[in-house]
Context: one part of a larger RNA
RNA sequence: GUCCGCGAGUUAAUCUCGGCAGCGUUAGCUUAAGUCUUUUAGAGACGGAGGCGCAGCGAAAGCGAGUCUGAAUAGGGCGCCAUAGUUGCCGGGAUUAGACCCGAAACCGUGUGAUCUACCCAUGGCCAGGUUGAAGCUCGGGUAAGACCGAGUGGAGGACCGAACCGGUGUAUGUUGAAGAAUGCUCGGAUGAGCUGUGGGUAGGGGUGAAAUGCCAAUCGAACACGGAGAUAGCUGGUUCUCCUCGAAAUGCAUUUAGGUGCAGCGUUAUGCGUUCUCUGUCGCAGGUAGAGCACUGGAAAGGCUAGGGGCCUUACCGGGUUACUGAACCUUACCAAACUCCGAAUGGCGGCAGAUCAGAGCAUAGCAGUGAGACAGUGGGGGAUAAGCUUCAUUGUCGAAAGGGAAACAGCCCAGACCAUCCGCUAAGGUCCCCAAGCGCUGGCUAAGUGUAAAAGGAUGUGGAAUUCCAUAGACAACCAGGAUGUUGGCUUAGAAGCAGCCACCAUUUAAAGAGUGCGUAACAGCUUACUGGUCGAAUGGCGUUCUGCGCCGAUAAUGUAUGGGGGCUCAAGCCAGCCACCGAAGCGAUGGACUAUGUGUAAACAUAGUGGUAGAGGAGCGUUGCAUGUGGGAUGAAGCCAUAGCGUAAGCAGUGGUGGACUGCAUGCAAGUGAGGAUGCGGAC
Numbered sequence: 001g002u003c004c005g006c007g008a009g010u011u012a013a014u015c016u017c018g019g020c021a022g023c024g025u026u027a028g029c030u031u032a033a034g035u036c037u038u039u040u041a042g043a044g045a046c047g048g049a050g051g052c053g054c055a056g057c058g059a060a061a062g063c064g065a066g067u068c069u070g071a072a073u074a075g076g077g078c079g080c081c082a083u084a085g086u087u088g089c090c091g092g093g094a095u096u097a098g099a100c101c102c103g104a105a106a107c108c109g110u111g112u113g114a115u116c117u118a119c120c121c122a123u124g125g126c127c128a129g130g131u132u133g134a135a136g137c138u139c140g141g142g143u144a145a146g147a148c149c150g151a152g153u154g155g156a157g158g159a160c161c162g163a164a165c166c167g168g169u170g171u172a173u174g175u176u177g178a179a180g181a182a183u184g185c186u187c188g189g190a191u192g193a194g195c196u197g198u199g200g201g202u203a204g205g206g207g208u209g210a211a212a213u214g215c216c217a218a219u220c221g222a223a224c225a226c227g228g229a230g231a232u233a234g235c236u237g238g239u240u241c242u243c244c245u246c247g248a249a250a251u252g253c254a255u256u257u258a259g260g261u262g263c264a265g266c267g268u269u270a271u272g273c274g275u276u277c278u279c280u281g282u283c284g285c286a287g288g289u290a291g292a293g294c295a296c297u298g299g300a301a302a303g304g305c306u307a308g309g310g311g312c313c314u315u316a317c318c319g320g321g322u323u324a325c326u327g328a329a330c331c332u333u334a335c336c337a338a339a340c341u342c343c344g345a346a347u348g349g350c351g352g353c354a355g356a357u358c359a360g361a362g363c364a365u366a367g368c369a370g371u372g373a374g375a376c377a378g379u380g381g382g383g384g385a386u387a388a389g390c391u392u393c394a395u396u397g398u399c400g401a402a403a404g405g406g407a408a409a410c411a412g413c414c415c416a417g418a419c420c421a422u423c424c425g426c427u428a429a430g431g432u433c434c435c436c437a438a439g440c441g442c443u444g445g446c447u448a449a450g451u452g453u454a455a456a457a458g459g460a461u462g463u464g465g466a467a468u469u470c471c472a473u474a475g476a477c478a479a480c481c482a483g484g485a486u487g488u489u490g491g492c493u494u495a496g497a498a499g500c501a502g503c504c505a506c507c508a509u510u511u512a513a514a515g516a517g518u519g520c521g522u523a524a525c526a527g528c529u530u531a532c533u534g535g536u537c538g539a540a541u542g543g544c545g546u547u548c549u550g551c552g553c554c555g556a557u558a559a560u561g562u563a564u565g566g567g568g569g570c571u572c573a574a575g576c577c578a579g580c581c582a583c584c585g586a587a588g589c590g591a592u593g594g595a596c597u598a599u600g601u602g603u604a605a606a607c608a609u610a611g612u613g614g615u616a617g618a619g620g621a622g623c624g625u626u627g628c629a630u631g632u633g634g635g636a637u638g639a640a641g642c643c644a645u646a647g648c649g650u651a652a653g654c655a656g657u658g659g660u661g662g663a664c665u666g667c668a669u670g671c672a673a674g675u676g677a678g679g680a681u682g683c684g685g686a687c
Base pairs, nucleotide, nucleotide: 001687002686003685004684005683006682011097012096013095014094015093016092017091018090019089020088021087022086023085028052029051030050034046035045036044037043056063057062066078067077068076069075100238101237103235107228108227109226110225111224112223118202119201120200121199122198123197124196125195126194127192129161130160131159132157136153137152138151139150140149141148165189166188167187170185171184172183173182204220206216207215208214213222241622242621243620244619245618246617251264252263253262254261255260265371266370267368268367269366270365271364272363273362275359276361278356279355280354281353282352283351284350285349291343292341293340297337298336299335301333302332303331304330308326309325310323311322312321313320314319374399375398376397377396378395379394380393381392382391383390404415405414406413419594420593421592422591424590425589426588430584431583432582433568434567435566439581441580442579443578444577445576446575452570458554459553462551463550464549465548466547467546468545470543471542472541479536480535481534482533483532485509486508487507490504491503492502515530519528520527595612596611597610598609599608600607601606623676625673626672627671628670629669630668631667632666633665634664641660642659643658644657645656647654648653
């Protein structure tokens, strides 16, 4: 892991609600313990103690259809007037109990452990070999005597090297091991605080500890065994047959509360009321948002005017003058605001009337819940960075609890809500060249970038459309030919400054026209060019610009391989814009047949109308298992069980027949449950 078996809302008491039943509704209903009788088993009888109800009010004494408060015959509160209960059985729920099942880490009690290990006690054992050579002693030297020196002897040491023995430094292997800690090589101690045998001692709120929270039997921040014990678990997991009806919530307030709970909200069931709900129209009402505005409160730009202040001048004082300083208020122009408003919508809200809808609308009472982690999207806001698949409100939708079609794929987007069947039809979103169902559809434009098939500031004689200024056959624009002069080298400045470093001025003359000069250039001149003028040319419409606008271009760089159209591929399109017709396309709608639910009509059969997605959850109806009671059947001419099988039923399931098997068993109506398995890292067994 698979298969088989086992495996989770039970039982009791009390309370409460519902269903059914007895008695009662002219106020009653009922026994408990216990006793007696009996066919000893099913029960029957007695037993009125007690309980509930029939009256309430008050804290109470108490009074009583009233009573309490109160001084009150007042008012007010709760009652009466307006009268049904009670006892069982079954079911829903609650409480107390282990209370649906499994699951802690822990806590406490009583015991068992020092054969492992820590330390201690008693008594024994062990340490190859080699090295060093302390004190002391002897001798010699030496001294006044010493001290001291030398040689020998001697054999000390938590001394040295190194086996046994004890350890465990580094590394490799091992890591489902040879081994629940080892093996190989290497390494530390090895006469000592050494190692070790045997016997004994210390015990868990404890011992022992050269101290690591170490060790106390592969267990140690408190051993192990049994018990309290089914500890507790606001936590995780699991909780077993079917069909039918309805169908949530992830919010508010509170909480030693935040993943729990209480009340409310939202669901369901029963009963009652019956259009009260909702929508639309109309009439009325409240409001201070969007917007807008600057009248208030504030902010804030420029200018004007100007009180005050500063500077300067003047002045004995008083004062006066002046100022490219500052500057309140005021004026003009132009603005800003969630906590500004002279104003002010749309939606939305409340109410009256009318109409529509008749919906699993609304309201009330009662039983039972679940939910109280929400997610994304659009819109209006706050927080953040006008970041986040971010966070927090409001509002709507979807998902949650929703399948189907589209978006390549894709809970939350678009379309649309699946009772069942059909090799029928029509549509939605979205599509119609091929993959791929349906148009290489039609009309008119645009795009040349594969734009389409990702992106900004910014940039550009891309190209289409619109508007408009000016110029033009008295000849525009472009090109070409010619001119482009004189006072004058204007004045200043400067080494120089002559159109062309810079400053000032920018006149006049001759002219068809020609700037005291547009750009190159020179040291300065020169030279080239330009404005401007004439000529050539020749536009049945042209030309230089400006503005708005459609579609494009650049800007454009990322990591496996094109990879930002799903792909092939597409250019008067298979791209984009505008218009038109047709078709495809879903579990939508329709058609045909069938099932069920609710309501209505109906005696019924039936018909009509509406409906039948669904998690948590509420309600209803059934199937099956085991046993019991009553009734009725089957069975050696073959029961149950098992195997096979074109049958029946909406389902759980139920038959028939054949085989196997070899002795029990079915059906009907009731009753009672150890009553349904795929899950719990479930338990046991087999493989």